This is a predicted structure of a 114-nucleotide RNA (SAM riboswitch aptamer (S box leader)) from Bacteroidetes bacterium UBA7368.
RNA sequence: AUUCCAUCGAGAACGACCGAGGGACAGGCCCUAAGACGUCGUAGCAACCUGGUCUCGCAUAUGAGACUAAUAUGGUGCUAAAUCCUGCUCGAUAUUGACCGAGAAUGAUGGGAA
Repeated sequence: AUUCCAUCGAGAACGACCGAGGGACAGGCCCUAAGACGUCGUAGCAACCUGGUCUCGCAUAUGAGACUAAUAUGGUGCUAAAUCCUGCUCGAUAUUGACCGAGAAUGAUGGGAA
């Protein structure tokens, strides 16, 4: 890099270093020398996997569900804004503009497969 599944309106920041762009892409809008983005350290959030408890089911198997995070060992992830908004399709109102809803697409993260 490919593919499948799940989730994405909640939550959680300080310090040091660096020094100009950053928010995936396009448009918009925003963040940023009162130092963004990034790296490192510490702290935190969450609960995907792992761990623990219980229930269902069962063939001593494969499995499904619920709860559990300062008394949960570890692997990730995350800590501006809804995936920041829109992008494509359908529907309602409307009828050059706009706006609302549903779904998809894109992207991100985790787990599985080859």
Its mean pLDDT, the model's own confidence on a scale to 100, is 80. The sequence was found by an Rfam model in a public genome assembly. Rfam family: SAM riboswitch aptamer (S box leader). Rfam links the family to the GO term regulation of gene expression. Of the family's consensus pairs, 97% are formed in the model.